About this RNA:
This is a predicted structure of a 74-nucleotide RNA (transfer RNA) from an uncultured Acidimicrobiales bacterium. Model confidence (mean pLDDT): 82 of 100. The sequence was found in a public genome assembly.
RNA sequence: GGGGCUGUAGCUCAGUUGGCUAGAGUGCUUCCGUGGCACGGAAGAAGUCGCGGGUUCGAUUCCCGCCAGCUCCA
Numbered sequence: 001g002g003g004g005c006u007g008u009a010g011c012u013c014a015g016u017u018g019g020c021u022a023g024a025g026u027g028c029u030u031c032c033g034u035g036g037c038a039c040g041g042a043a044g045a046a047g048u049c050g051c052g053g054g055u056u057c058g059a060u061u062c063c064c065g066c067c068a069g070c071u072c073c074a
Base pairs, nucleotide, nucleotide: 001073002072003071004070005069006068007067010026011025012024013023019057028044029043030042031041032040033039050066051065052064053063054062
């Protein structure tokens, strides 16, 4: 330098032909049970969907560029 893959909650990940308010597990907060811890139960908070444009009535999803990581070739 060129090709490919990945980027979604603190972490690990899902998201089925573009369409309801974007989800799960774990972690976190509060409450209940216990003398307390662990644990169990209930409720809750947490997201510019990597960034910038384009297409569209509508984009996490499609197109282009850029950034970061992984990987292959040279």